Record summary: The prediction has a mean pLDDT of 81. The RNA shown here (transfer RNA) has 72 nucleotides and comes from Candidatus Nasuia deltocephalincola. The sequence is in RNAcentral, with records from ENA.
RNA sequence: AAGGAUGUAGCUCAAUGGUAGAGUUUCGGUCUUCAAAAUCGAAGGUUAUAGGUUCAAAUCCUUUCAUCCUUA
Numbered sequence: 001a002a003g004g005a006u007g008u009a010g011c012u013c014a015a016u017g018g019u020a021g022a023g024u025u026u027c028g029g030u031c032u033u034c035a036a037a038a039u040c041g042a043a044g045g046u047u048a049u050a051g052g053u054u055c056a057a058a059u060c061c062u063u064u065c066a067u068c069c070u071u072a
């Protein structure tokens, strides 16, 4: 320099253009003599950034940024 992949909850990951979810984590309850385990509930998201298309975008298109890979 050229090409490509990824970016979503604190962490690991889902989501065929139509309500953003699971596990884990944290907090609380139940259970227990106490604790652990189990179980129930809650909290936690400007879907990396800025635009565009669309009735409707995490999803399609473009820009920028970050990380990684390949080639030279």
Stems, first nucleotide, its partner, number of pairs: 001071007010024004018055001025043006048064001050062003